RNA sequence: GGGCCUAUGGUCUAGUGGUAUGACGCGGCAUUCGCAUUGCCGAAGCGGCAGUUCGAUUCUGCCUAGGUCCA
Numbered sequence: 001g002g003g004c005c006u007a008u009g010g011u012c013u014a015g016u017g018g019u020a021u022g023a024c025g026c027g028g029c030a031u032u033c034g035c036a037u038u039g040c041c042g043a044a045g046c047g048g049c050a051g052u053u054c055g056a057u058u059c060u061g062c063c064u065a066g067g068u069c070c071a
Stems, first nucleotide, its partner, number of pairs: 001070007010024003018054001026042005047063005
């Protein structure tokens, strides 16, 4: 320098164009003499910029970061 793959709450993860899923973690409440467990509720997410589309996490291009292969 070139090819390919990946990027979703703090972490891991589902999602083939129409309300973004679940688990752990975090906060609150209940339960307890107290802790743990358990139950309920809540906050928190689509890497960035453009394009296509009535509508983009999803499709396309470029960029950024990581991985892998070639040179």